[in-house]
Molecule: transfer RNA
Organism: Lachnospiraceae bacterium
RNA sequence: CGGGGUGUAGCGCAGUUGGUAGCGCACCACGUUAGGGACGUGGGGGUCACGUGUUCGAGCCACGCCACUCCGA
Numbered sequence: 001c002g003g004g005g006u007g008u009a010g011c012g013c014a015g016u017u018g019g020u021a022g023c024g025c026a027c028c029a030c031g032u033u034a035g036g037g038a039c040g041u042g043g044g045g046g047u048c049a050c051g052u053g054u055u056c057g058a059g060c061c062a063c064g065c066c067a068c069u070c071c072g073a
Stems, first nucleotide, its partner, number of pairs: 001072007010025004019056001027043005050064004
C1' cells in the first nucleotide's frame, strides 16, 4: 500500500425481507438464610464505533472515516 472480517448494555453475543433492539453473565432491590453463597421474583442500563446520504422509516442499504484483526505485497 491492496483485499477480507469485526465494531450493538460493564463483559460475551443474537438481531431474518429495512418496521422503532434482545439473550446470558454481571449490577440493583426484595424473598429465602443465623450470615454468606446458591436459588427465586422484580428492576435499571443502549443515539447500534463515528459522520453523511437514500427512505415514510436504517443496527440492517450506499459512501466516507476510525479502531482491532486476518491475508497478500